[in-house]
RNA sequence: UUGAUCCUGUGCUCACGACGAACGCUGGCGGCGUGCUUAACACAUGCAAGUCGAACGCUGAAGCCUGCAGCUUGCUGUGGGUGGAUGAGUGGCGAACGGGUGAGUAACACGUGAGUAACCUGCCCCUGACUCUGGGAUAAGCCCGGGAAACUGGGUCUAAUACCGGAUAUGACCAUUCUCCGCAUGGAGUGGUGGUGGAAAGUUUAUCGGUUGGGGAUGGGCUCGCGGCCUAUCAGCUUGUUGGUGGGGUGAUGGCCUACCAAGGCGACGACGGGUAGCCGGCCUGAGAAGGCGACCGGCCACACUGGGACUGAGACACGGCCCAUACUCCUACGGGAGGCAGCAGUGGGGAAUAUUGCACAAUGGGGGAAACCCUGAUGCACCGACGCCGCGUGGGGGAUGACGGUCUUCGGGUCGUAAACCGCUUUCAGUAGGGAAUAAACCUUCGGGUGACGGUACCUGCAGAAGAACUACCGGCUAACUACGUGCCAGCAUCCGCGGCUAAUACGUAGGGUACAAGCGUCGUCCGGAAUUAUGGGGCGUAUAGAGCUCGUAGGUGGUCUGUCACGUCUGCUGUGGAAACGCAAGGCUCAACCUUGCGCGUGCACAGGGUACCGGCGGACUAUAGUGCACCACGGGAGUCUGGAAUUCCUGGUGUAGCGGUGAAAUGCGCAGAUAUCACGAGGUACACCGGUGGCGAAGUCGGGACUCUGGGCUGUAACUGACGCUGAGGAGCGAAAGCAUGGGGAGCGAACAGGAUUAGAUACGCUGGUAGUCCAUGCCGUAAACGUUGGGCACUAGGUGUGGGGUCCAUUCCACGGAUUCCGCGCCGUAGAUAACGCAUUAAGUGCCCCGCCUGGGGAGUACGGCCGCAAGGCUAAAACUCAAAGGAAUUGACGGGGGCCCGCACAAGCGGCGGAGCAUGCGGAUUAAUUCGAUGCAACGCGAAGAACCUUACCAAGGCUUGACAUACACCGGAAUGUGCCAGAGAUGGUUCAGCCCUUUGGGCUGGUGUACAGGUGGUGCAUGGUUGUCGUCAGCUCGUGUCGUGAGAUGUUGGGUUAAGUCCCGCAACGAGCGCAACCCUCGUUCUAUGUUGCCAGCACGUGAUGGUGGGAACUCAUAGGAGACUGCCGGGGUCAACUCGGAGGAAGGUGGGGAUGACGUCAAAUCAUCAUGCCCUUUAUGUAUUGGGCUUCACGCAUGCUACAAUGGUCGGUACAGAGGGUUGCGAAGCCGUGAGGCGGAGCGAAUCCCAGAAAGCCGGUCUCAGUUCGGAUCGUAGUCUGCAACUCGAGUACGUGAAGUCGGAGUCGCUAGUAAUCGCAGAUCAGCAACGCUGCGGUGAAUACGUUCCCGGGCCUUGUACACACCGCCCGUC
Repeated sequence: UUGAUCCUGUGCUCACGACGAACGCUGGCGGCGUGCUUAACACAUGCAAGUCGAACGCUGAAGCCUGCAGCUUGCUGUGGGUGGAUGAGUGGCGAACGGGUGAGUAACACGUGAGUAACCUGCCCCUGACUCUGGGAUAAGCCCGGGAAACUGGGUCUAAUACCGGAUAUGACCAUUCUCCGCAUGGAGUGGUGGUGGAAAGUUUAUCGGUUGGGGAUGGGCUCGCGGCCUAUCAGCUUGUUGGUGGGGUGAUGGCCUACCAAGGCGACGACGGGUAGCCGGCCUGAGAAGGCGACCGGCCACACUGGGACUGAGACACGGCCCAUACUCCUACGGGAGGCAGCAGUGGGGAAUAUUGCACAAUGGGGGAAACCCUGAUGCACCGACGCCGCGUGGGGGAUGACGGUCUUCGGGUCGUAAACCGCUUUCAGUAGGGAAUAAACCUUCGGGUGACGGUACCUGCAGAAGAACUACCGGCUAACUACGUGCCAGCAUCCGCGGCUAAUACGUAGGGUACAAGCGUCGUCCGGAAUUAUGGGGCGUAUAGAGCUCGUAGGUGGUCUGUCACGUCUGCUGUGGAAACGCAAGGCUCAACCUUGCGCGUGCACAGGGUACCGGCGGACUAUAGUGCACCACGGGAGUCUGGAAUUCCUGGUGUAGCGGUGAAAUGCGCAGAUAUCACGAGGUACACCGGUGGCGAAGUCGGGACUCUGGGCUGUAACUGACGCUGAGGAGCGAAAGCAUGGGGAGCGAACAGGAUUAGAUACGCUGGUAGUCCAUGCCGUAAACGUUGGGCACUAGGUGUGGGGUCCAUUCCACGGAUUCCGCGCCGUAGAUAACGCAUUAAGUGCCCCGCCUGGGGAGUACGGCCGCAAGGCUAAAACUCAAAGGAAUUGACGGGGGCCCGCACAAGCGGCGGAGCAUGCGGAUUAAUUCGAUGCAACGCGAAGAACCUUACCAAGGCUUGACAUACACCGGAAUGUGCCAGAGAUGGUUCAGCCCUUUGGGCUGGUGUACAGGUGGUGCAUGGUUGUCGUCAGCUCGUGUCGUGAGAUGUUGGGUUAAGUCCCGCAACGAGCGCAACCCUCGUUCUAUGUUGCCAGCACGUGAUGGUGGGAACUCAUAGGAGACUGCCGGGGUCAACUCGGAGGAAGGUGGGGAUGACGUCAAAUCAUCAUGCCCUUUAUGUAUUGGGCUUCACGCAUGCUACAAUGGUCGGUACAGAGGGUUGCGAAGCCGUGAGGCGGAGCGAAUCCCAGAAAGCCGGUCUCAGUUCGGAUCGUAGUCUGCAACUCGAGUACGUGAAGUCGGAGUCGCUAGUAAUCGCAGAUCAGCAACGCUGCGGUGAAUACGUUCCCGGGCCUUGUACACACCGCCCGUC
């Protein structure tokens, strides 16, 4: 990561810290640190190592003394003496230190601890002895040369602390001998004897030197133990290699070198090779273990343009020495020469990036010198850089009309905000003025004094004034902090998740506000942490990544009981070392801190020697419980070989027999009249072994099944005779190892990859069919892999049980056998407690609790792939990466959804029926096309006679033309004018414009009403139904949807709501860790059906009376019908059967009605971003002389075509003519309109009655009775068209509806397919109403009349409900997802 959950697991980030850093924005001061991480790239220029005259010979400045000359008589020149500055040289010491860098180096390079009996050590310290006597040269100098230069040749002179002889010899060295000592080589001796070899001067003195011994100190050389990188896709390496002897070499050991001899040496405890790297004290992080790093400071090493070499010297194989070679640079007269910044500054280059060609030797230290002193880019300081750490400041107190302004707003206000202004206060730092250090002691000295680079710095004091000093990042979550505007998947942001889509972004940009930090803040890079994501501490491997296919066994690891000994591990105290700095603690010094100083700790380590011996270990002895052997028995598809049996298939031969067989979902290919299939008999050959047979047996696994024999392995039980820890595991290694495959030779019945044919199919290189080759079988050899799985390595021990089964033993019982019971050992299964597990599941056969050993894992993909190596005849196997890419991949479980999964159930869902649609004509709606416009919306069910219960104008939203702009409509204000309003005439298509006439009230600055101008604003059927409210459709009148408490689960969730019955129903009953409740169901409401009561007008008329041609017409009646209102009645109440003594169901009685009596209204949680901004309302956007508004005309009525819904028909159950009967529910005053008259008719005239139980619309029609038509495109059907006329209406041309006459089209019952309906229903018949002037209504909504058929049943189609199951789906199968192009 998921709709949600738990787990596994990776990436990224935060909660941190650090940095020699860099970059962006910003920047007041000081202190202390720190600054080429890259090109060990190349370097201009200057400086960084000299010094000593008290070692030496020359040179011989100033000054002083003196002579001479010139003269401006105190100057100049010149000579001599003195003096000794200076310069080069000889000589001594130093230059091997100090300073830089990290290229090389995986090494005794480093760290640590030892050794050196195998060594050296200038200057320094202590100590012994000595310092005698001679000699010859040479540089400088002078002379002569060569060369461009660098430099150099020859001649001649000279000195020394330069060089060379001789004497002396305590010591030293060599040889030999003696004594003593040591781990071996060997060491010590001022023991003995013999041999070899040296010195220098200077001064007045002190002194400083020199030589030779011994010792010390310091510094080094060499050797060894231990420790610290990666890689086995580097497994073998090595010939001076390993050792020995002789020799050489060195200060010294040694193959360090050499000659000869031997054949060794190293390596899985990782040699050799490759890659990378200076090592350490330490630094950063971390609780620690540990991980990373090796800047500054300190120790060691290595290097000095690159490579090599030696010289000098105490010390070098030498950064500022030499020689040679290469490369590069420079000079040149072309012959030759010069150079080495990884010293300090500095330059170029590289780079993201790193400073001044500074001052001083005052301090500390170094070299030389006797010293003064000289030298010192070591060092001390200064400069530059916010690079880091630390400290300080940018003011503090009061101050509310909460000012102005910004911003937000619900328009009230909130917020910036006591913030500012304003009032009084302070002056750190910076500024300015004055004063002004310490670090200083040496040393020199005339004893007074004198020496500071930093520095006129730190510090102190005065002065003025809030005066000069705040930014950066962030504000969706992680993560502290929210609003407005702009933008509109654009611009952009983002570590990750993600944000932004024609418009409401807390995520982009800007602003306001806020949060965090602060002279800094943020970003990027790197390291540690979190990361228990390499797990020693401290993880895992049944299903998430992970147990090797199995066994044997080597090295290794690990190991039973008792005892003796040793002391390797281990324990303990002591000693040495573990440098300084760092770190911790304490104290102290800079005003604090950073920083610095002092003391202690730390330094967990290594080593010597002493002690202890429980445990581990070594050695020795013993034991028997591990293990093994023996003996006795038992079971077994354990293995190998030889022989053998029957059944079945196929084939051959013969007999019988005839037309098919075979095969499939259905067929065909195939076989068969040349005789198949079927059937009988004989024969051949190969394979596999029915029944027994079993969650039974054996084996390490793979695997093993007819029978007999031979050979052979392991196991169990019993016994306790033998051995005496012999055990376990097991890296490498070895063996075994299904199937397929390979090789050689056999064999081949059946089956059967490949292949062929016939089918299926859109195709079918498949599934199904007919054939069929390798192969399958045997022998021998290879291969070495499988979901080789219990997806669970082996061994030992411990931790409740129950039950079944296989193989043994013992006991009880039984007279005996068999059965049975109990117990014990070893196997194979199931269930289950504790426990552990993410859950599922495991649970004495552990996935529990422990020990030992091995193997393996560390996100997904790339990939078990490439390369390399090994193996193989090949196929291929084993070992095994990286680049790149994603933010997940995954496990278990949950809720849904889905399934051409399962179970149960329902519905006009199918079936059974009746009638339609689809074909014709017309009507209406839609699509499409057309058009100036054909306004807009609705589009599977759930759009399409839908919005529209009425488009000629209007409606009307569309188009064209001509008009208006505060507007057709609303409110308010200001100013001006007039009553408002009505009438006539003219122009015009009209809107409109012009003109005439008539025409007010009141408390009279004015008000009402109205026109004009202006300002706010009106208006919009313009957009967004994906910004919304409201309303509606649909699943569906389906039976569901939830909650509280409790319980279960780590949790999502579950339970309840599941189960057994039952129902139309989650309806009810029973059971149950559930108990209750809510919204739905049902009921309550309306209507129809029966009856009762009350009331009788406009309704009714039985009985009484009157009257008419007739009629409840009239008096009257209140019975009946009916109307209105209110009751009763039906509840499975009663009986019987079934059922759990239930719910309920079936049957019956009674009843007008019986199991919901019929119908209606009533629509749970939710789904479809379903429909509607054009009913209405509404956010935002757009428009404002137009997308608004009014007018005339047109359009919405078009028409090649397609679809949907209807009407009328195709006829005789009919058409037509005549007569005749019976409703219900409605409507009516701008209305319904009677009678009567006229017209063939539509209709006209008329106007009674009625605001309606009274009058009217109003004639119901099918039906019934009678006549006619006689099966035909008709006396069916009525479209279309012509003529005439009627009605409505300003107006029937586009474009109304009726009427009459004439005309008389298609159509003879409709393909695939499809729709409605279960009873007063379908079918059929008419009537009324809304809208409406009229009407395109055949539509819609209601009303009654006549009035059926069928339902066996739930297999199938569609939809739905409940339970269960699988899932890689959750936008939920219209899903997800794979491959090719």
Molecule: small-subunit ribosomal RNA
Organism: uncultured bacterium